[in-house]
A computed fold for a 101-nucleotide RNA from an Actinomycetota bacterium, annotated as Guanidine-I riboswitch aptamer. The coordinates come from a structure-prediction model, not an experiment, and the mean pLDDT is 80. The sequence is in RNAcentral, with records from Ribocentre. The model forms 100% of the base pairs in the Rfam consensus.
RNA sequence: GCGGGGCGCACCUAGGGUUCCGCCGGUGAUCCGGGACUGGUCCGAGAGGUGCAGGCGGCACCGCCGGUGCCGCUCCACGGCGGGGGAAAAGCCCGGGAGGC
Repeated sequence: GCGGGGCGCACCUAGGGUUCCGCCGGUGAUCCGGGACUGGUCCGAGAGGUGCAGGCGGCACCGCCGGUGCCGCUCCACGGCGGGGGAAAAGCCCGGGAGGC
RNA backbone atom coordinates (compact mmCIF):
# COMPACT_ATOMS: atom_id res chain seq x y z
C1' G A 1 0.00 0.00 0.00
C1' C A 2 -3.80 -3.65 -1.53
C1' G A 3 -7.55 -7.39 -0.57
C1' G A 4 -10.80 -10.34 2.68
C1' G A 5 -13.26 -11.20 7.34
C1' G A 6 -15.08 -9.14 12.00
C1' C A 7 -20.45 -4.58 11.87
C1' G A 8 -27.29 -9.65 12.25
C1' C A 9 -32.21 -9.35 14.78
C1' A A 10 -35.46 -8.49 19.05
C1' C A 11 -36.48 -6.09 23.70
C1' C A 12 -34.69 -2.29 26.91
C1' U A 13 -31.84 2.02 28.48
C1' A A 14 -28.84 6.65 27.88
C1' G A 15 -30.65 10.11 24.62
C1' G A 16 -34.37 12.72 21.27
C1' G A 17 -37.90 15.85 19.56
C1' U A 18 -43.37 17.37 19.29
C1' U A 19 -47.43 14.02 14.59
C1' C A 20 -51.10 12.15 18.21
C1' C A 21 -52.77 11.78 23.66
C1' G A 22 -52.32 14.33 28.12
C1' C A 23 -51.20 19.02 30.58
C1' C A 24 -51.13 24.62 30.40
C1' G A 25 -53.08 29.16 28.07
C1' G A 26 -56.68 31.60 24.69
C1' U A 27 -61.99 31.12 22.48
C1' G A 28 -69.21 31.28 23.17
C1' A A 29 -67.77 27.05 20.34
C1' U A 30 -65.05 25.10 16.36
C1' C A 31 -60.31 25.57 16.92
C1' C A 32 -55.46 28.07 17.86
C1' G A 33 -50.84 28.47 20.61
C1' G A 34 -47.01 26.24 24.06
C1' G A 35 -41.76 20.77 24.23
C1' A A 36 -36.41 26.76 28.01
C1' C A 37 -44.31 21.11 29.48
C1' U A 38 -42.89 16.01 34.23
C1' G A 39 -45.19 12.34 31.09
C1' G A 40 -47.99 8.28 27.39
C1' U A 41 -47.89 6.90 21.74
C1' C A 42 -43.36 7.61 18.61
C1' C A 43 -37.62 7.62 17.06
C1' G A 44 -33.38 5.50 19.50
C1' A A 45 -26.94 3.70 20.35
C1' G A 46 -20.44 0.25 16.05
C1' A A 47 -17.82 2.10 20.43
C1' G A 48 -24.60 0.97 26.32
C1' G A 49 -27.52 -3.61 28.70
C1' U A 50 -30.04 -8.37 27.99
C1' G A 51 -31.56 -12.37 24.97
C1' C A 52 -31.76 -15.07 20.44
C1' A A 53 -29.50 -16.26 15.94
C1' G A 54 -24.99 -16.86 13.18
C1' G A 55 -19.62 -18.24 13.11
C1' C A 56 -15.34 -21.06 15.06
C1' G A 57 -13.34 -25.02 18.27
C1' G A 58 -13.89 -29.61 21.40
C1' C A 59 -16.64 -34.13 22.81
C1' A A 60 -20.54 -37.69 21.85
C1' C A 61 -24.23 -39.83 18.74
C1' C A 62 -26.75 -40.55 13.96
C1' G A 63 -30.31 -42.50 8.91
C1' C A 64 -22.79 -39.87 8.06
C1' C A 65 -21.63 -34.59 0.79
C1' G A 66 -24.04 -33.68 6.39
C1' G A 67 -27.03 -33.42 10.87
C1' U A 68 -28.25 -33.39 16.30
C1' G A 69 -27.04 -32.55 21.50
C1' C A 70 -23.72 -30.51 25.23
C1' C A 71 -19.58 -27.31 26.51
C1' G A 72 -16.20 -23.21 25.41
C1' C A 73 -14.94 -18.73 22.60
C1' U A 74 -17.20 -14.61 19.77
C1' C A 75 -11.82 -9.67 21.49
C1' C A 76 -10.73 -4.31 20.98
C1' A A 77 -12.91 0.43 20.12
C1' C A 78 -10.80 8.29 21.20
C1' G A 79 -13.87 10.39 17.28
C1' G A 80 -15.88 15.90 14.69
C1' C A 81 -17.89 19.73 11.34
C1' G A 82 -21.52 19.17 7.90
C1' G A 83 -25.49 16.71 5.48
C1' G A 84 -29.84 13.26 5.54
C1' G A 85 -34.13 12.11 7.99
C1' G A 86 -42.36 9.31 8.81
C1' A A 87 -44.06 15.72 12.45
C1' A A 88 -39.43 16.95 14.37
C1' A A 89 -35.04 15.83 16.73
C1' A A 90 -31.31 12.59 18.47
C1' G A 91 -25.72 8.89 20.88
C1' C A 92 -30.61 7.26 14.41
C1' C A 93 -28.22 7.14 8.92
C1' C A 94 -23.73 9.08 6.00
C1' G A 95 -20.01 6.52 10.14
C1' G A 96 -15.55 1.09 13.21
C1' G A 97 -16.34 7.43 8.07
C1' A A 98 -12.93 12.46 8.13
C1' G A 99 -9.45 13.15 11.76
C1' G A 100 -6.49 11.73 16.09
C1' C A 101 -3.46 8.25 19.21